[in-house]
Context: one part of a larger RNA
RNA sequence: AAGUAGCAUAAAAACUGAUGAAAAAUCAGUUCGCCGUAAACCUAAGGUUUCCUGGGGUAGGAUAAUCCGCCCAGGGUUAGUCGGGCCUAAGUCGAGGCCGAAGGGAGUAGACGAUGGACAACUGGUUAAUAUUCCAGUACCGUCUGUAGUGCGUUAUACCUAAGGGGGGACGCAGAAGGAUAGGUUCAGCCGGGCGCUGGUAGUCCCGGUAAAAGCCCUCAGGGUGGUGGUUAGGCAAAUCCGGCCACUAUAGCCCGAAAGGUUACUUGGAUCCCGAGUGAUCGGGAGAACUGGCUGAUUCCACACUGUCAAGAAAAACCUCUAUGGAAGUGCUAUAGAUGACCGUACCGUAAACCGACACAGGUAGGUGGGUAGAAGAUACCAAGGCGAAC
Repeated sequence: AAGUAGCAUAAAAACUGAUGAAAAAUCAGUUCGCCGUAAACCUAAGGUUUCCUGGGGUAGGAUAAUCCGCCCAGGGUUAGUCGGGCCUAAGUCGAGGCCGAAGGGAGUAGACGAUGGACAACUGGUUAAUAUUCCAGUACCGUCUGUAGUGCGUUAUACCUAAGGGGGGACGCAGAAGGAUAGGUUCAGCCGGGCGCUGGUAGUCCCGGUAAAAGCCCUCAGGGUGGUGGUUAGGCAAAUCCGGCCACUAUAGCCCGAAAGGUUACUUGGAUCCCGAGUGAUCGGGAGAACUGGCUGAUUCCACACUGUCAAGAAAAACCUCUAUGGAAGUGCUAUAGAUGACCGUACCGUAAACCGACACAGGUAGGUGGGUAGAAGAUACCAAGGCGAAC
């Protein structure tokens, strides 16, 4: 320079009370305003204690601060079922071997590697802070052991054993129709509450509620597919499996499949009311109504199922089956009872003041849910639940 620029994305504040040395900013209450395909909720990455409670007031906070994502202390993350482990993709690494003055390079077998495949748990309650993890109730899966029933077998076709064979997983895009459900409803019924300073207000009035999972049983709409027997040069060995061929037979059988219904549930939830504590917010305990139908209706499910189409649309494991090899006197299946299920993650932020941007930065940040009125709509406007009013 200068007490100058600045401390503004124009969403916005006002009052009362409390605490305190001190209050525009903290806390409580009542109004007002803003977002509402978000400025709400869940969650991945990333962060790594920022979470909760008590205390603090030097620094950080664009001002103040009694406050804080700041400082100090203590506390907090509970799993057979959620995610990881199993499987593979692009890609990465890479035994031998190959190449190269050296360092090293590419790469076979193999391994790693999810954004994909496979895979058994739901509802309610509870904490200051965790919950599909704790608790209550009701389930399911794997393994082991016992019991009962039943099948087969005991010297090799019982049964177990595969890194092998086969099936399976297993797949594009577009279009239209159907069946459902989630959701919605300023429609009715039912249940509970109200009757008011102003025109009306015991009525054709006003306000609120009308909810519920997995599992198990039953399988519907719809869709797909033939079945049995014989034989056999193929499937790197074998095969009863698959494939090829032949015969007989047929609208049956089998498979997939949302939803509805029943049960779960004499349970949970539930508006509201009662009792106790407190100035109050609130906290603790108890009781607990109705819990139906109509209409509407998905971008969700049946399901890439169907039809069409050309650019012809992952892999491997799980799983089923077949033998080979080895073991083998018991063993397979069903029912039931009991035991058991280790390890890692789990707090909190997550369109953000906690991540990436030197900052409490008008920038950037994958996925899911995303209600009402008007509307074609996730546009737009106003609102609900919920969240905020941006630190002069």